[in-house]
Molecule: transfer RNA
Organism: Methanomicrobia archaeon
RNA sequence: GCGGCCGUAGUGUAGUGGCCCAGCACAUAAGCCUGCCACGCUUGUAACCCGGGUUCAAAUCCCGGCGGCCGCACCA
Numbered sequence: 001g002c003g004g005c006c007g008u009a010g011u012g013u014a015g016u017g018g019c020c021c022a023g024c025a026c027a028u029a030a031g032c033c034u035g036c037c038a039c040g041c042u043u044g045u046a047a048c049c050c051g052g053g054u055u056c057a058a059a060u061c062c063c064g065g066c067g068g069c070c071g072c073a074c075c076a
Stems, first nucleotide, its partner, number of pairs: 001072007010026004018056001027045006049065005
């Protein structure tokens, strides 16, 4: 340099046009429970990599960028 895949809370993931102002688990805060802790229960906190486009409607489709991984090429 070329090609492919991927990017969602602090972490890991689900969601592939509308049921999503985005679900689950861990984490974390407060409370309940308990003599105390743990477990358990309730409620809360926190995310769609960036920009643009298509559409009535985009996390999802398209384009560009950035980043990660893999393969190929180059390596005087």